[in-house]
């Protein structure tokens, strides 16, 4: 000076399909409830975090698809409605409005 993305990993949070846990049936195997169970496994942020990749800017170069450097800032925030087992800071959405 310029952009104002992608995609993974992982919190904050979120519930309950499956494990567990817990309460009750059963000799039993296992069956019902219970998320007002710290929990695994699951979902998980545009305004959380790390990465990688991408763009951008700018020196260098006789020139390049090379090589050095930077930079991706900011960001209050509903009601509603979706999906999924369900639910949320998930998605409509950096939306309405402010």
């Nucleotide at each position: 000076a310029a952009u104002a993305g992608a995609c993974g990993g992982c919190u904050a949070g979120g519930g309950u399909u499956c494990c567990g846990g817990c309460a009750g049936a059963g000799c039993g195997a296992u069956c019902u409830g219970u998320g007002u169970c710290u929990g695994g496994u699951c979902c998980g942020a545009g305004a959380g975090c790390c990465g990688u990749c991408a763009a951008c800017c700018u020196c260098u170069u006789g020139a390049g698809u090379g090589g050095g450097g930077g930079u991706u800032a900011c960001a209050c925030g509903g009601a509603g409605g979706g999906a999924u087992a369900a639910a949320a800071g998930c998605c409509c959405g950096g939306g309405a409005g402010g």
A computed fold for a 98-nucleotide RNA from a marine sediment metagenome, annotated as Guanidine-I riboswitch aptamer. Its mean pLDDT, the model's own confidence on a scale to 100, is 83.